Context: one part of a larger RNA
RNA sequence: UUGCAGUUAAAAAGCUCGUAGUUGAAUUUUGGGCCUGGUUCAAUGGUUUAGCCGCAAGGUUAACACUAUUUGACUGGGUCUUUCCUUCUAGGGAACUAGCGUGCUCUUUACUGAGUGCGUUAGGGAUCUAGGACCGUUACUGUGAAAAAAUUAGAGUGUUUAAAACAGGCUUAUGCUUGAAUACUACAGCAUGGAAUAACGGAAUAGGACUUUGUUUCUAUUUUGUUGGUUUUUAGAAACGAAGUAAUGAUUAAUAGGGAUAGUUGGGGGCAUUAGUAUUCCAUAGUCAGAGGUGAAAUUCUUGGAUUUAUGAAAGACUAACUUCUGCGAAAGCAUUUGCCAAGGAUGUUUUCAUUAAUCAAGAACGAAAGUUAGGGGAUCGAAGACGAUCAGAUACCGUCGUAGUCUUAACCAUAAACUAUGCCGACUAGGGAUCGGACAACGUUAUUUAUUGACUUGUUCGGCACCUUAUGAGAAAUCAAAGUUUUUGGGUUCUGGGGGGAGUAUGGUCGCAAGGCUGAAACUU
Numbered sequence: 001u002u003g004c005a006g007u008u009a010a011a012a013a014g015c016u017c018g019u020a021g022u023u024g025a026a027u028u029u030u031g032g033g034c035c036u037g038g039u040u041c042a043a044u045g046g047u048u049u050a051g052c053c054g055c056a057a058g059g060u061u062a063a064c065a066c067u068a069u070u071u072g073a074c075u076g077g078g079u080c081u082u083u084c085c086u087u088c089u090a091g092g093g094a095a096c097u098a099g100c101g102u103g104c105u106c107u108u109u110a111c112u113g114a115g116u117g118c119g120u121u122a123g124g125g126a127u128c129u130a131g132g133a134c135c136g137u138u139a140c141u142g143u144g145a146a147a148a149a150a151u152u153a154g155a156g157u158g159u160u161u162a163a164a165a166c167a168g169g170c171u172u173a174u175g176c177u178u179g180a181a182u183a184c185u186a187c188a189g190c191a192u193g194g195a196a197u198a199a200c201g202g203a204a205u206a207g208g209a210c211u212u213u214g215u216u217u218c219u220a221u222u223u224u225g226u227u228g229g230u231u232u233u234u235a236g237a238a239a240c241g242a243a244g245u246a247a248u249g250a251u252u253a254a255u256a257g258g259g260a261u262a263g264u265u266g267g268g269g270g271c272a273u274u275a276g277u278a279u280u281c282c283a284u285a286g287u288c289a290g291a292g293g294u295g296a297a298a299u300u301c302u303u304g305g306a307u308u309u310a311u312g313a314a315a316g317a318c319u320a321a322c323u324u325c326u327g328c329g330a331a332a333g334c335a336u337u338u339g340c341c342a343a344g345g346a347u348g349u350u351u352u353c354a355u356u357a358a359u360c361a362a363g364a365a366c367g368a369a370a371g372u373u374a375g376g377g378g379a380u381c382g383a384a385g386a387c388g389a390u391c392a393g394a395u396a397c398c399g400u401c402g403u404a405g406u407c408u409u410a411a412c413c414a415u416a417a418a419c420u421a422u423g424c425c426g427a428c429u430a431g432g433g434a435u436c437g438g439a440c441a442a443c444g445u446u447a448u449u450u451a452u453u454g455a456c457u458u459g460u461u462c463g464g465c466a467c468c469u470u471a472u473g474a475g476a477a478a479u480c481a482a483a484g485u486u487u488u489u490g491g492g493u494u495c496u497g498g499g500g501g502g503a504g505u506a507u508g509g510u511c512g513c514a515a516g517g518c519u520g521a522a523a524c525u526u
Stems, first nucleotide, its partner, number of pairs: 004497003007478002012494001014366001016364002021359003025252002031081010042070006048063006086133006096123011136200004140194005152183002156166002168177003209245012256356001257353003261348002264345002269341004275319002279315002282312005290301002327334002371412006381405001385401004423493003427485002430469003435464008444456004473480002499526003508519004
């Protein structure tokens, strides 16, 4: 590993990108026909032997050995179907073919013809041996050799049994005789058979293959009577040209992926612009005794006119109703108008590339709220704080104030019940009606004034957010079309968990201005 679990019991990193790693679509010789060996089974015969019944003829049953035919099974070899089986040199030379000579049988008018045997000559030739030149490379798998002993499994043997041990047994005893097996022995390495599966390689700017031919350079064996020199020829090696030969050489176009393109779509993002009411404050005006607030009160404001009403102005924040089991975004998140900027998804497509892909240690971007630093801004609300209540107490809940903050710019921080408490990619398994986006189609309705094009209606089809009903599925259940296709256990890949506490603590490392984050124990206890 086979073979755990991760919605709620411990456990899916907040989210995305991403290198190493791991994994990765299909496709190239298959399928036939014919010939011929071997092994084995069955059937049908034959020969031989034995048994039984028989006086005999014969019948019947069985066995082993041999043998013939048929149809199977397993396994070799050859050949043809577009089918190199490596090639060259040398040796030896089986089958086979042809010629000649000769014997036999049949035949012919006839050495005429056919068959067959022997001898000889020529061709022929992986059936073999030796030596070169070349050979696609691995993983995988069968077999073999090799692999200490003890141990283990296991054979044999009455240690009295057994654990053990490798002994022992027998007789007529100056002896005889049997053992001390066998198996397993990862991985790596060696030899050899297989060629499915998996990976890599080859010819695309042809510096490609093969054949022929030319040129250049180098090397030097033999033969020209001998020796020496030179140059050819010849043989070998290398390089550079030319021509020819070829079915000359590019696999599909994955309900994989990327790109282009068309009309769209969205409360996706950034910058600017614009609107709305509310709140608070201010100004002006009106009225007059209370107003606030609460369970009830009080703190608080108020003839210096509060609260309230009307008009106007300012500020900062927010974006009601419309607002949904609706949309967009990787998540965090996103809702006034308009403009600009770049980006995205889905859909359509007889467009293009051709494996470019999936998931991901390291690493990186983004990341609510709170918090930190420096500016701006400070309407509202409001940690801390003050006061009033309540109360046994009340450092709270309720009320009145109110600092930091809440808003914004520039930087940090990197965490949340960052939740669907459910990783991502791929396949399959079930019925339904809605809905959002695109595409296609169809009688009709409407705009209006007849077309185009919209908006409705209906159906189909891709892709979404969800829902309903059922499980012959799953689950401890709640429940779940995924949490199914799991003891009938393996599609790919990443992360995490192993009783409760101690403890997300200590310590170390690292990041941070800090707060703190990431990594992260043990003793002890139960």

The part of an RNA shown here (small-subunit ribosomal RNA, central domain) has 526 nucleotides and comes from uncultured Chytridiomycota. Rfam family: Eukaryotic small subunit ribosomal RNA. Its Rfam clan is "SSU clan". The literature on the family includes a 2001 paper in Science by Yusupov et al., "Crystal structure of the ribosome at 5.5 A resolution". Gene Ontology terms of the family: ribosome and structural constituent of ribosome. The coordinates come from a structure-prediction model, not an experiment, and the mean pLDDT is 81. The RNAcentral record of the full RNA draws on SILVA. NCBI's taxonomy places the organism under Eukaryota, Opisthokonta, Fungi, chytridiomyceta, Chytridiomycota.